[in-house]
RNA sequence: UCUCCGAAACGGCAAACCGACCGCGAGGUCGGGACGCAAAGCCACAGAUCUCUCUGAGAUGGCUGGGCUACCGAA
Numbered sequence: 001u002c003u004c005c006g007a008a009a010c011g012g013c014a015a016a017c018c019g020a021c022c023g024c025g026a027g028g029u030c031g032g033g034a035c036g037c038a039a040a041g042c043c044a045c046a047g048a049u050c051u052c053u054c055u056g057a058g059a060u061g062g063c064u065g066g067g068c069u070a071c072c073g074a075a
Stems, first nucleotide, its partner, number of pairs: 005073002012037002017032006035062001041068003045065003048060005
């Protein structure tokens, strides 16, 4: 220095719910709020689930797998 790993520290993100707005809808954005998260950062490639104007189109990365990137540095 790098990889694995996850003690400590500095911090970070933000479930449900509430309000406003967008969307046919699943859901999304902003504000409040914290259930939790060591990738709860990004990517819809595979599976899964969900929605619809259903031979297709979309949503969910905080469902699983996978890919890329990243702070810190005890054992």
c-di-GMP-I riboswitch aptamer from a Planctomycetaceae bacterium, 75 nucleotides, folded computationally. The coordinates come from a structure-prediction model, not an experiment, and the mean pLDDT is 90. Taxonomically the source falls in Planctomycetaceae (Bacteria, Pseudomonadati, Planctomycetia, Planctomycetales). Its Rfam family is "c-di-GMP-I riboswitch aptamer". Rfam's curators write: GEMM was predicted in a large-scale screen for bacterial structured RNA regulatory elements.